[in-house]
Description: This is a predicted structure of a 519-nucleotide part of an RNA (small-subunit ribosomal RNA, 5' domain) from an uncultured bacterium.

Context: one part of a larger RNA
């Protein structure tokens, strides 16, 4: 000098930041990923129309028995329009958010390679979008179970599923030609055979779907170099090292497998053990260097522990599935449910770290044609002097040098222009009035906030450490090697500037000291 700090004493305001460094310990409760009815069938509700039967009875008619019958009420059915939605289906739940356990590794950093690769949504270009089929949810009926959740039978739609047609171009096999390179090789052209597409909706404006090629974006793999400590760790290794042939993969590869060979790494430190996420940065230093990796940004890894795959353009998937284990909970004992290292919050651990807040107004993300919906991302507010920065706690005048206090050689000296008194001012805080920008047409959580104006009173706002030397700052009393101080040297045993108290003084200041750690 610095800190994600803590502790002691003290504490007025504002702005901007920042806040579990320990138990990757366990978690009550709420929320954190949905959306689309312009993909689809059905259900519910509303309105309108038609029709049917019922109540009703303005009226018409009558042979006086009756017949017809408007308004209105409530109901069944059908059609149309609208709202809503459990289910099928699509897209998104692989982003965003958290944590640093593991990892000494191509994990990260940096520079290359891919003639060994993939890429949903988006953009561009070209070519298409023909014609059929069979199911399964929902629903209905029956039925099992305490529940979680099912089972059987029957019906049904689609942009769900499956054949068929077509194939500019594409894949595969075989043959040929041309050109090129960076070793394996790559590119283009042509021929034959063979294989594979599509989906519709609509408010008629559009929105979609399929194939091929290119772009953009995002990813994957490989390589050179760099990346802590220990030799009181010296040998290590058996898919181990290489080859041939296959399998698998988006792709190369012992990645995996059969066979063959016996290699491979190591004193330039292998192996083993310990520690650790890495970097941009941050702290310090004139620099070289040393330390560090909180917040913010990039990459990686993980999601109770350990395996596994499914779906998908993308996961071996935090709020998906499945198996095993530990733990917690429910149970009718047969069986089930759960995973805060998301935001709040609780217990525990600890010297120590916050609200079960508001809003989608802005920025961004997902879905949707849109309206819009969702968003603990984010924007804000709350708490903490935890840090940095700024401001205030008044200014002027005022000598009878008042009183008090301390000291004294008793004359005085110090506190000290300090106070009082008089005259001003109003930054902050207070009260009242006005009141934003942030929002492109509308829409403001923050917020009656920031800011502006007026009013009123010096009022509401100073402490902490030190005073032997280092090191700025001295006297008195008490104590008497006691009580105590102390970073080092060292003070204290009767005149202690070093202990305790008081007066005075010095330093910093809403802080001041102490402790811890780094330079």
């Nucleotide at each position: 000098g610095a800190u994600g700090a803590a502790c002691g004493c003290u504490g007025g305001c504002g702005g901007c930041g920042u806040g579990c460094u320990u138990a990757a310990c366990a978690c009550a409760u709420g929320c954190a990923a949905g959306u689309c009815g312009a993909a689809c069938g059905g259900g519910a509700c509303u309105u309108a129309u038609a029709c049917c039967a019922g109540c009703g009875g303005c009226g018409u008619u009558u042979u006086c028995g009756g017949a017809c019958a408007a308004a209105g009420c409530a109901g069944a059915u059908a059609u149309a329009a609208g709202u809503u939605u459990a289910g099928u289906g699509g897209c998104g739940g692989a982003c965003g958010g958290g944590u640093g356990a593991g990892u000494a590794a191509c994990g990260c950093g940096u520079g290359g390679a891919u003639a060994a690769c993939c890429u949903g949504c988006c953009u561009c270009a070209c070519a298409c979008u023909g014609g059929g089929g069979g199911a399964c949810a929902a629903c209905a009926g029956c039925u099992g179970g305490a529940a979680a959740c099912g089972g059987c039978u029957g019906c049904u739609a689609a942009u769900a599923c499956c054949g068929c047609a077509u194939a500019a171009g594409c894949g595969c096999a075989c043959a040929g030609c041309a050109c090129c390179g960076c070793a394996u090789g790559g590119u283009g052209c042509c021929g034959u055979g063979u294989g594979a597409a599509a989906a519709a909706c609509u408010c008629c404006g559009g929105u979609g779907g399929u194939g091929u090629g290119a772009g953009a974006u995002g990813g994957a793999u490989c390589c050179g170099c760099g990346u802590c400590u220990g030799a009181u760790u010296a040998g290590g290794c058996a898919g181990u090292u290489g080859g041939c042939g296959g399998g698998g993969c988006a792709a190369c590869g012992g990645c995996c497998c059969a066979c063959c060979a016996a290699a491979c790494c190591g004193a330039c430190g292998a192996u083993c053990a310990g520690u650790a996420g890495c970097c941009g940065g941050c702290c310090u230093g004139a620099g070289a260097g040393g330390g560090u990796g909180a917040a913010c940004g990039g990459c990686c890894a993980c999601a109770u522990u350990g395996g596994g795959a499914c779906u998908g353009a993308g996961a071996c998937a935090c709020g998906g599935c499945u198996c095993a284990a530990a733990c917690u909970c429910c149970u009718a004992c047969g069986g089930g449910a759960g995973g805060c290292a998301g935001c709040a919050g609780u217990g525990g651990g600890g010297a120590a770290u916050a609200u079960u807040g508001c809003a989608c107004a802005a920025u961004g993300g997902g879905g949707g044609a849109a309206a819009c919906c969702c968003u603990g991302a984010u924007g804000c507010a709350g708490c903490g002097a935890c840090g940095c920065c700024g401001c205030g706690u008044g200014g002027g005048u005022g000598a009878a040098g008042a009183a008090g206090u301390a000291u004294u050689u008793c004359g005085g000296u110090a506190u000290g222009u300090a106070a009082a008194g008089c005259c001003c001012u109003a930054u902050c805080a207070g009260c009242a009035g006005g009141g934003a920008a942030g929002a492109a047409g509308a829409u403001g959580a923050c917020g009656g906030u920031a800011c502006c104006u007026g009013c009123a009173u010096a009022a509401g706002a100073a402490g902490c450490c030190c005073c032997g030397g280092c090191u700025a700052a001295c006297u008195a009393c008490g104590u008497g090697c006691c009580a105590g101080c102390a970073g080092c040297c060292g003070c204290g045993g009767u005149a202690a500037u070093a202990c305790g108290u008081a007066g005075g003084g010095g330093g910093c200041a809403a802080g001041c000291g102490u402790u811890a750690u780094c330079c």

The prediction has a mean pLDDT of 86. The full RNA is in RNAcentral, with records from ENA, Greengenes and SILVA.